Context: one part of a larger RNA
RNA sequence: GAACGAACGCUGGCGGCGUGCCUAACACAUGCAAGUCGAACGUGAAAUCCGCCUUCGGGUGGAAAGUAAAGUGGCGCACGGGUGAGUAGCGCGUGGGUAAUCUGCCCUUGGAUUCGGGAUAACUCGCCGAAAGGCGGGCUAAUACGGAAUAACGUCAAAUCACAUAGGUGGUUUGACCAAAGGAGGCUUCGGCUUUCGUCUGGGGAUGAGCCCGCGUACCAUUAGCUAGUUGGUGGGGUAAUGGCCUACCAAGGCUUCGAUGGUUAGCUGGUCUGAGAGGACGAUCAGCCACACUGGAACUGAGACACGGUCCAGACUCCUACGGGAGGCAGCAGUGGGGAAUCUUGCGCAAUGGGGGAAACCCUGACGCAGCGACGCCGCGUGAGCGAUGAAGGCCCUCGGGUCGUAAAGCUCUGUCAGGUGGGAAGAAAGCCUUGCCGGUUAAUACCCGGCUUGGUUGACGGUACCACCAGAGGAAGCACCGGCUAACUCCGUGCCAGCAGCCGCGGUAAUACGGAGGGUGCAAGCGUUGUUC
Numbered sequence: 001g002a003a004c005g006a007a008c009g010c011u012g013g014c015g016g017c018g019u020g021c022c023u024a025a026c027a028c029a030u031g032c033a034a035g036u037c038g039a040a041c042g043u044g045a046a047a048u049c050c051g052c053c054u055u056c057g058g059g060u061g062g063a064a065a066g067u068a069a070a071g072u073g074g075c076g077c078a079c080g081g082g083u084g085a086g087u088a089g090c091g092c093g094u095g096g097g098u099a100a101u102c103u104g105c106c107c108u109u110g111g112a113u114u115c116g117g118g119a120u121a122a123c124u125c126g127c128c129g130a131a132a133g134g135c136g137g138g139c140u141a142a143u144a145c146g147g148a149a150u151a152a153c154g155u156c157a158a159a160u161c162a163c164a165u166a167g168g169u170g171g172u173u174u175g176a177c178c179a180a181a182g183g184a185g186g187c188u189u190c191g192g193c194u195u196u197c198g199u200c201u202g203g204g205g206a207u208g209a210g211c212c213c214g215c216g217u218a219c220c221a222u223u224a225g226c227u228a229g230u231u232g233g234u235g236g237g238g239u240a241a242u243g244g245c246c247u248a249c250c251a252a253g254g255c256u257u258c259g260a261u262g263g264u265u266a267g268c269u270g271g272u273c274u275g276a277g278a279g280g281a282c283g284a285u286c287a288g289c290c291a292c293a294c295u296g297g298a299a300c301u302g303a304g305a306c307a308c309g310g311u312c313c314a315g316a317c318u319c320c321u322a323c324g325g326g327a328g329g330c331a332g333c334a335g336u337g338g339g340g341a342a343u344c345u346u347g348c349g350c351a352a353u354g355g356g357g358g359a360a361a362c363c364c365u366g367a368c369g370c371a372g373c374g375a376c377g378c379c380g381c382g383u384g385a386g387c388g389a390u391g392a393a394g395g396c397c398c399u400c401g402g403g404u405c406g407u408a409a410a411g412c413u414c415u416g417u418c419a420g421g422u423g424g425g426a427a428g429a430a431a432g433c434c435u436u437g438c439c440g441g442u443u444a445a446u447a448c449c450c451g452g453c454u455u456g457g458u459u460g461a462c463g464g465u466a467c468c469a470c471c472a473g474a475g476g477a478a479g480c481a482c483c484g485g486c487u488a489a490c491u492c493c494g495u496g497c498c499a500g501c502a503g504c505c506g507c508g509g510u511a512a513u514a515c516g517g518a519g520g521g522u523g524c525a526a527g528c529g530u531u532g533u534u535c
Base pairs, nucleotide, nucleotide: 001535002534003533004532006531007530008529009528010527013381014380015379016378017377018376019374020373021339026337027336028335030334031333032332035075036074037073040072041071043069048063049062050061051060052059053058082292083291084290091217092216093215094214095213096212097211098210101209102208106204107203108202110200111199114148115147117145123138124137125136126135127134128133154177155176156175157174158173159172160171161170162169163168182197183196184195185194186193187192218264219263220262225255226254227253230252231251232250233249234248235247236246237245267289268288269287270286271282272281273280274279294315295314296313297312298311317328318327319326320325345371347370348369349368353367354365355364356363357362384414385413386412387411394405395404396403397402418476420471421470422469423468424467428462432458433457434456437453438452439451440450441449479524480523481522482521483520484505485504486503490519491518492517493516494515500507501506
C1' cells in the first nucleotide's frame, strides 16, 4: 500500500447492488418449512337455509353435499433447504475403466381388458388405559392382496458356431421359468364399438448413481518399524455389481526412509485476497463433490436411504403423568436463552422462476421472489451556485504598525439534485383456463377426445414501488484523524521527569511546534481513526 463475513471509538443526509453467528455440531418456548390425487376405492358429516310437526326442549324431510373429514390405495417424501462435527481418505481434483453394474418418471415394441378367490381399514359393537394408545367380535371396496391361464427379441441351462483366447462376448437351436388393472368421456340394436389416461413384458436413449485404477492433495522422524482377515489362493455365501465384502480350508505372506505405523491439524475444489511475476495466505457469500442430522448402533420400505422434519434398540437431556406409563430432537425459515469483541424480522406472497401431486382446474412449496433491520462492504449523489472589501463584528497572534480566520460571513442575484408535499403512473404476464371461429387427426360417427391457429376475457407479493410532472424554499443534511523526524501541516497559553504521549527514533526536570487546551493549518470525507488478520 492492498484486502476483510470484521469488531471498537467519535460522527452520520439519500439511493442502488451485495452482504450479515467466523464463538457453543450449546440447549431450545411458539408458528410455519411435504404434500397431493374423489378421473384408483368403500364410507360420509356439521354449521347454515327452507318446508312440515311441536309438549317450544325439540323431532322430521330437502338443500348445503357426495362438500368437509378420517381411512384403504397411488405417486412424492432419497429433491429442494441447513451445517462443517467427523474425515489426511479414491474424501476431493484430474484422467481413464466397468467384457463387473443398476437407473422411478420419458420414448417405443408387443400384450392384458381372460377366468375365478380370500381378506382388511374406515364403520359398528364390546372391553382395557389418566393419556399415548391398544385388544376382541361383526360388515365392506379397489388400480390393495393371492391363485389359474397365456410368453418372447427377456432370464437360466445344454448343444453348437464365430471372435477373442486369461476370464469372456455375440449368433443359432432345444428345454425350463416369469406378467398385467382398471378409471373417465362419447355412441349403442345393450352384444359391443371408440377416444383418452393408466397398467404388464421387452427394447432404447437420456439422466442419475454404484464400483475400480493412474497421478496430485497439510505438518511432526523429538513418531521407525507396522500387520492375523493380516497378504494371496481354492470352494461357498452375499450384492445391482468386482473384491477378504463375509465364511471354511490351504499357503506365509503384505506395507515401509520414494516415510509405513503413530500423533497433530483440516471438509476438498472451481475460486478469493495479495503480488510485476514466481509465489504466499485463505476456502464466507455463489457453484460442483463429500460428510453429518441430539449421541451410538441397526435394519425396513423403496428405482433410489441405512433416510434432517420415517421406524427400532441403547444412552444423555427436556417435558407430561392418575406413578402404571408416555412424548420430544431448529446444523430448515423466523425467533429465545447462553457463549461472545460480534452477526438481522417470531414480515408479505406463491404474481414470477423452479419443484411435488393431479387428466385438468387447482393445491402445497420459510425453495424462491420481495419487503424489514445493520455505513458491514462497493458504487453513485447531496449538504448549494454567482457576485460580494468599510477586508464588518468577534476569535487568535503581534515587533502594537499590523497580520490571520477571510469572499469566509452579512448583503444582492440565482438554481432546485436529494429529503418533504400534491398529482399521474409502468415493465416484470405469458402461459394455463373459459370463450368465438377455422383447420387437421382419431373414429362407424357430423359424438366425445386430441393437436394447431385465431377472437375476447381473467392473473402482481413487491406497490401506488420505479419513473414522470408540478409545489415550496438555501431552507432539513459534516465529520474524523493528524500537524518533532519518518510524513503533508505552527503559533500562543497551561503543566514542570508531574500529569501525560508514543508505530520506531524518542518527548516532559520553567519559554515543550512531541503532554493538555486554544487559534491556525494538513489529509480524507458520510465517513474518519484504532485494533485484529493475510499478502